[in-house]
RNA sequence: AGCUGAGUCUUCCGUGCCGCGCACGGGAGAGCGGGAGAACCAAUCAUUGGGGUGAAUCCGGCGGUUUCGCCGGUAGGACAGCUUUUCGUCCGAACCCGUCAGCUAAUCUCGUAAGCGUUGAA
Numbered sequence: 001a002g003c004u005g006a007g008u009c010u011u012c013c014g015u016g017c018c019g020c021g022c023a024c025g026g027g028a029g030a031g032c033g034g035g036a037g038a039a040c041c042a043a044u045c046a047u048u049g050g051g052g053u054g055a056a057u058c059c060g061g062c063g064g065u066u067u068c069g070c071c072g073g074u075a076g077g078a079c080a081g082c083u084u085u086u087c088g089u090c091c092g093a094a095c096c097c098g099u100c101a102g103c104u105a106a107u108c109u110c111g112u113a114a115g116c117g118u119u120g121a122a
Base pairs, nucleotide, nucleotide: 002116003115004114008030009029010028011027012026013025014024015023016022017021031112032111033110034109035108036107041102049100050097051096052095053094058073059072060071061070062069063068076091077090078089079088085122086121087120
């Protein structure tokens, strides 16, 4: 100076060092993001449980007692202002709720992280 992502900004209190200020802990507000939740509409499911965040779903093959592992694809996603197209490269995870949730105004409620080295060409 930037990339993925909602994950940024302002401010108050306490403590420590103490010159400025900085760090840690606990709050508040704004912005952004998510969940629950009527009517109307939709749906007819129903332990074969079901559902949520997210791009991260699904298919085939091999090994394997299950769990699982690997190889190849794939819905979908990302790539230095923004949009579209083509090519190129890469990702295609992980976690949570706990028998329960369609949409959904009012209303209620939660998060504000983490990890990187992206910036290829027309």